[in-house]
RNA sequence: GCCCUUGUAGCUCAGCCGGUAGAGCACAUCCAUGGUAAGGAUGGGGUCGCCAGUUCGAUUCUGGCCGAGGGCU
Numbered sequence: 001g002c003c004c005u006u007g008u009a010g011c012u013c014a015g016c017c018g019g020u021a022g023a024g025c026a027c028a029u030c031c032a033u034g035g036u037a038a039g040g041a042u043g044g045g046g047u048c049g050c051c052a053g054u055u056c057g058a059u060u061c062u063g064g065c066c067g068a069g070g071g072c073u
Stems, first nucleotide, its partner, number of pairs: 001072007010025004019056001027043005049065005
């Protein structure tokens, strides 16, 4: 330098064919206990890496840039 994969909640990840986003763990509050852990209930938290394009509408499609992983020379 070229090619491929990838970037979504604090962490690990889903969301395959475009219709204003979910799970588990973690966190907060409450229940429960003499108290702690375990357990139960409720809840908060995301400009979907950034910038453009296509579209009535983009996490999803296209291009560029940035980051991560891998391959070739």